[in-house]
Context: one part of a larger RNA
RNA sequence: UGUUAUCUGAAAGCAAGGAGCUCUUAGUACGAGAGGAACAGAGACUUCGGCGCCACUGGUCGACCGGUUGUCUGACAAGGCACGCCGGGCAGCUACGCGCCACGUGAUAAGUGCUGAAAGCAUCUAAGCACGAAGCAUAGCUUGAAAAAAGAUAGCAUAGAACAUGGCAAAAACAGCCGUUUGAUAGAAGUGACGUGUAAGUACCAAGGCAACGAGGUAUUCAGCGUGCACUUACUAACG
Numbered sequence: 001u002g003u004u005a006u007c008u009g010a011a012a013g014c015a016a017g018g019a020g021c022u023c024u025u026a027g028u029a030c031g032a033g034a035g036g037a038a039c040a041g042a043g044a045c046u047u048c049g050g051c052g053c054c055a056c057u058g059g060u061c062g063a064c065c066g067g068u069u070g071u072c073u074g075a076c077a078a079g080g081c082a083c084g085c086c087g088g089g090c091a092g093c094u095a096c097g098c099g100c101c102a103c104g105u106g107a108u109a110a111g112u113g114c115u116g117a118a119a120g121c122a123u124c125u126a127a128g129c130a131c132g133a134a135g136c137a138u139a140g141c142u143u144g145a146a147a148a149a150a151g152a153u154a155g156c157a158u159a160g161a162a163c164a165u166g167g168c169a170a171a172a173a174c175a176g177c178c179g180u181u182u183g184a185u186a187g188a189a190g191u192g193a194c195g196u197g198u199a200a201g202u203a204c205c206a207a208g209g210c211a212a213c214g215a216g217g218u219a220u221u222c223a224g225c226g227u228g229c230a231c232u233u234a235c236u237a238a239c240g
Stems, first nucleotide, its partner, number of pairs: 002156006011143004017048004021043004030035001049101005057095004064088005069082005090228001104138003111131004165179004185237003188233005193227004201220005208213001
């Protein structure tokens, strides 16, 4: 550079691809036979590397649930401390899991040639012409109007933006994105889903014991507890 939105694309960055195998070509070319290719094509193929993702599988999961040890809160219950140890585990993060990572074109290098003189021959070169690399430039992906030649189109013209404020699949700071009562932005509550695995209390059973008591078991109980998820609900805070 008025502002908002959408673009163009000068320029910049990247290594985004490398290798192999199998099949077809083909028991073909070649070869007396024995043997035995290649160009080219195909493959949810293999491996190394790159980028991304988390539905599946696996890992982790110091949110969470359960078992249990020591000790403390007088006892029970419920807890504190040591992630104490152990068994699980959603979201998230991940790899051991999943997806993608062409062809082509142009100018060339070494090299191969055509025509062709200087030099009546010859010669790829002197004039001219044609090919030829995983390399170069394109192509591919990303950034990119401060590209001073400072761009274009459309809307608006006091429009718009910033601060603040509630936040986030965004985050070192900054930035980015969403919401702000015309509201589900966060918390809380409810429901679901998910995790753990059947809470406390009570009743009954229980080896043993004179009894008191009693590890443990069964029922109430797919319980209890918890939630970074989804939905519902303005109860709290999104004021200014």